This is a predicted structure of a 73-nucleotide RNA (transfer RNA) from Phialemonium thermophilum.
RNA sequence: GGUCUCGUGGCCUAAUGGCUAAGGCGCCAGAUUUCGGCUCUGGAGAUUGUGCGUUCGACUCGCACCGAGAUCG
Numbered sequence: 001g002g003u004c005u006c007g008u009g010g011c012c013u014a015a016u017g018g019c020u021a022a023g024g025c026g027c028c029a030g031a032u033u034u035c036g037g038c039u040c041u042g043g044a045g046a047u048u049g050u051g052c053g054u055u056c057g058a059c060u061c062g063c064a065c066c067g068a069g070a071u072c073g
Base pairs, nucleotide, nucleotide: 001072002071003070004069005068006067007066010025011024012023013022018056027043028042029041030040031039049065050064051063052062053061
């Protein structure tokens, strides 16, 4: 340099082009407990890598760029 795959909360993983982007771990608060842990309840946390485009409507489709990985040379 060519080709291919991927990029969604702190981490992991979903979402058929259409409801307020779902769940687990973690975090915070409360209940329970002598305290802690376990368990239970509630809460915060995402401009879905960036930009442009297609569309009535984009996490989802197209293009460019950025980043990561695989492979070929």
The source organism's lineage runs through Eukaryota, Fungi, Dikarya, sordariomyceta and Phialemonium. The coordinates come from a structure-prediction model, not an experiment, and the mean pLDDT is 81. Its Rfam family is "tRNA". The family's RNA type in Rfam is transfer RNA.